[in-house]
RNA sequence: UCACUGGAGAGAGGCGGGUCGCGAGGCCCGUCCACCGAAGGGGCAAGCGGCCCGAGGCACGGUGCUCGAUCCGCAAAUCUCUCAGGUAAAGCGGACAGCGA
Numbered sequence: 001u002c003a004c005u006g007g008a009g010a011g012a013g014g015c016g017g018g019u020c021g022c023g024a025g026g027c028c029c030g031u032c033c034a035c036c037g038a039a040g041g042g043g044c045a046a047g048c049g050g051c052c053c054g055a056g057g058c059a060c061g062g063u064g065c066u067c068g069a070u071c072c073g074c075a076a077a078u079c080u081c082u083c084a085g086g087u088a089a090a091g092c093g094g095a096c097a098g099c100g101a
Stems, first nucleotide, its partner, number of pairs: 001101002004098003011033001013032008034087003040083001041081003047074004053068004
């Protein structure tokens, strides 16, 4: 990477419009509120590194080294945000996992 299998959560929401239908209703679009986190996306830790400053050490100075502070950079998730996506069943999608190649 490919194939197969498993795979959660959350309104059968309100209003308006279009369309199909004898009708009950179905589908689509827009909008409003309420929710979900496991496509994708954003954010954060320890740690590592860097400029500079301070302290230590050396008889003095320099260089290296050690420790510490501010600032900067890199830095994970099933954490977090809820942009995107999603919220009856079915279908689609689905992080991740199993088996095989």